Two RNAs folded together computationally: RNase P RNA and transfer RNA, 380 nucleotides in total. Its mean pLDDT, the model's own confidence on a scale to 100, is 76. Rfam match: Bacterial RNase P class A.

RNA sequence: AAAGCAGGCUUCCUUAUCGCUGGGUAGUUUACUGCCGAGAGGAAAGUCCGGACACCAAAUUGCAGCAUAGCGGGUAACGCCCGUCCGUUGUAAAACGAGGACAAGUGCAACAGAAAGAAUGUACAGGUAAUGCUGUAGUGAAACCAGGUAAACUCUAUGCGGUGCAACGCCAUGUAAACUAACGUUUGAGAGCGGCAAGUUCAAGUUAGAGGGUAGGCGGUUAGAGCCUUUGGGUAACUAAAGGCCUAGAUAAAUGAUAAGGACACUCUAGGGUGUUACAGAAUCCGGCUUAUGGCCUGCUUUUUUU
RNA sequence: GGUGCCUUAGCUCAGUUGGUAGAGCAAUGGACUGAAAAUCCAUGUGUCCCUAGUUCGAUUCUUGGAGGCACCA
Numbered sequence: 001a002a003a004g005c006a007g008g009c010u011u012c013c014u015u016a017u018c019g020c021u022g023g024g025u026a027g028u029u030u031a032c033u034g035c036c037g038a039g040a041g042g043a044a045a046g047u048c049c050g051g052a053c054a055c056c057a058a059a060u061u062g063c064a065g066c067a068u069a070g071c072g073g074g075u076a077a078c079g080c081c082c083g084u085c086c087g088u089u090g091u092a093a094a095a096c097g098a099g100g101a102c103a104a105g106u107g108c109a110a111c112a113g114a115a116a117g118a119a120u121g122u123a124c125a126g127g128u129a130a131u132g133c134u135g136u137a138g139u140g141a142a143a144c145c146a147g148g149u150a151a152a153c154u155c156u157a158u159g160c161g162g163u164g165c166a167a168c169g170c171c172a173u174g175u176a177a178a179c180u181a182a183c184g185u186u187u188g189a190g191a192g193c194g195g196c197a198a199g200u201u202c203a204a205g206u207u208a209g210a211g212g213g214u215a216g217g218c219g220g221u222u223a224g225a226g227c228c229u230u231u232g233g234g235u236a237a238c239u240a241a242a243g244g245c246c247u248a249g250a251u252a253a254a255u256g257a258u259a260a261g262g263a264c265a266c267u268c269u270a271g272g273g274u275g276u277u278a279c280a281g282a283a284u285c286c287g288g289c290u291u292a293u294g295g296c297c298u299g300c301u302u303u304u305u306u307u
Numbered sequence: 308g309g310u311g312c313c314u315u316a317g318c319u320c321a322g323u324u325g326g327u328a329g330a331g332c333a334a335u336g337g338a339c340u341g342a343a344a345a346u347c348c349a350u351g352u353g354u355c356c357c358u359a360g361u362u363c364g365a366u367u368c369u370u371g372g373a374g375g376c377a378c379c380a
Stems, first nucleotide, its partner, number of pairs: 001303010012262007020039002023036005041279001045290002048288005053164004060198004065160005070084005085099001086097004100155002105153002107149002122137005168219004179209005190202003226245008263276005308379007317332004326363001334350005356372002359369002
């Protein structure tokens, strides 16, 4: 210097004015005004996983179904993370793994080849009392009674209710708690924590059809399995203690504009000019995985050159 | 924001023993006709949405991505 591997950060700053959203505080005519401080990410994305929370009145047993899969640890939990063994790829740093079982059973292997399994004998060579008895070649991914395949069916071990903030709860308004049909009222219709079955519980109405009315407001809504620093333990993931901090909450959806100065980068050369990103924008919240992506920083590997 | 499904010829759709891809319509050519239509015969058209993986082999099995549709007060 070039090429790569792994990890981390997220990009303009300050001041002023105006504008938007919500919070606190004071006044006040609950319309508004003044002051204070806050306002989009590492992925907010995909909706692939796990939960918190809410509801299904309380909920059982079995079967089917689904998921995971070396060993150990971490975590609220996980299909996630860390360490290590084995395998594959790579010169390496590293990356990926669907990584239990093929003598529990049932399957699959087209074409080619003589023949693809409890099977077969083409050509050549050797040998025998005799027999494909032995070896090589040929076809093929695989050819001596076999091996391969379980992201083939399956078996083993472990685990698993469902639906989702458009969940759910409260208030207000309005109508037709009316009509038709079927079944039913302790001879139990119908409904009930995934599907089916059994058991069991509630129950006097239920189901289907055709119609009528409404679609407004409030809560849920952000103080957390939260974040930062230091010290101790641990190879690490992580964990314990002490101290400190409060950082959007919209509901057709806010988070911006202008001016001046500074900082950084590039270019031209006393001057000056241009730009400040790529991927992209919260919608119940959190922990991961995956995907998209520019710039900067740190560590490591390989090659080449110089001293 | 959440949930479920689909992608195959120009168009509409089949296709799970995994063995190298089909049907109908349309298109092209021929026959028939005075000329057409209808009919008959024949033929072509394929990155099976994309990437990676398992397997000897993938439209089919699995992971990840792209696009489209439907539903939820």